[in-house]
RNA sequence: GAAUCAUCCAGAGGGGUGGAGGGACCGGCCCUACGAAGCCCCGGCAACUCCCCGGUCGAGUCGGCGUGCGACACGCGCGUCACCGAGCGGGAUCAGUGCCAACUCCGGCCUGUCGCCAACGCGGCGCGGGAAAGAUGAGGA
Numbered sequence: 001g002a003a004u005c006a007u008c009c010a011g012a013g014g015g016g017u018g019g020a021g022g023g024a025c026c027g028g029c030c031c032u033a034c035g036a037a038g039c040c041c042c043g044g045c046a047a048c049u050c051c052c053c054g055g056u057c058g059a060g061u062c063g064g065c066g067u068g069c070g071a072c073a074c075g076c077g078c079g080u081c082a083c084c085g086a087g088c089g090g091g092a093u094c095a096g097u098g099c100c101a102a103c104u105c106c107g108g109c110c111u112g113u114c115g116c117c118a119a120c121g122c123g124g125c126g127c128g129g130g131a132a133a134g135a136u137g138a139g140g141a
Stems, first nucleotide, its partner, number of pairs: 004138005013042005021031003025108004043100003048096002051091004056086003060083002063081007104133001109130004114126004
């Protein structure tokens, strides 16, 4: 960097430094000398991964134990425990990330039996649904 999966209307900022930009892109609209980005320090939010508990599921296991069958092949079935794996619910916040203006700030492409405007134009606006793009995480190559 590419692909896959999950999530994106909740939440959480002070100081120092710096000195004009920032909000991915485009359009809009915002933020910003009452100090932008970047960097440093401290704090916080959240709970993706990691961790703990419970329960569910499984053509899982040369597994343990019990039990039945038995052609006696330590073979087959059933129960249970353990382990493994996959969802679910709860907890924790040491660790790996992430995040701390505005819904991912809004729209961009498609769409609705919805509302308003317009009035034959197939459109404009609003509201809603989906996609694309983007962001973050995870596992693997």
RNAcentral holds the sequence, with entries from ENA, Rfam and Ribocentre. This is a predicted structure of a 141-nucleotide RNA (SAM riboswitch aptamer (S box leader)) from Streptomyces misionensis JCM 4497. NCBI's taxonomy places the organism under Bacteria, Bacillati, Actinomycetota, Streptomycetaceae, Streptomyces misionensis. Model confidence (mean pLDDT): 81 of 100.